[in-house]
RNA sequence: GACUUAUGAAGAAAGGUGGAGGGAUAGGCCCUUUGAAACCUUGGCAACCUGUUCGUAUAGAAAAAGGUGCCAAAUCCGAUCUCUUUUACGGGAAAAGAUAAGUU
Numbered sequence: 001g002a003c004u005u006a007u008g009a010a011g012a013a014a015g016g017u018g019g020a021g022g023g024a025u026a027g028g029c030c031c032u033u034u035g036a037a038a039c040c041u042u043g044g045c046a047a048c049c050u051g052u053u054c055g056u057a058u059a060g061a062a063a064a065a066g067g068u069g070c071c072a073a074a075u076c077c078g079a080u081c082u083c084u085u086u087u088a089c090g091g092g093a094a095a096a097g098a099u100a101a102g103u104u
Base pairs, nucleotide, nucleotide: 001104002103003102004101005100006099007098013042014041015040016039017038021031022030023029025079027077028076043071044070045069048067049066050065052062053061054060075096080093081092082091083090084088
């Protein structure tokens, strides 16, 4: 990198360095010099995997030690198809992307 499966309206930020961008991608809309990205420190959220505890249990529950992930906005909206009480902050499905676990 590719493939498979699962999940996405919940949740969780302070400090330091830095100094203009960022939110994956047209577009929209938004965040940002009241300080963007990135890096570092500390903290937190969650519970996918391992381990631990309860349990007859490969169910389920607890906890949060380890491996990841995450900490503006629904995956920010949206793009393609579709539904309707027909046009709207509307519903559904897909695609794409993200994360985890597994395979290659």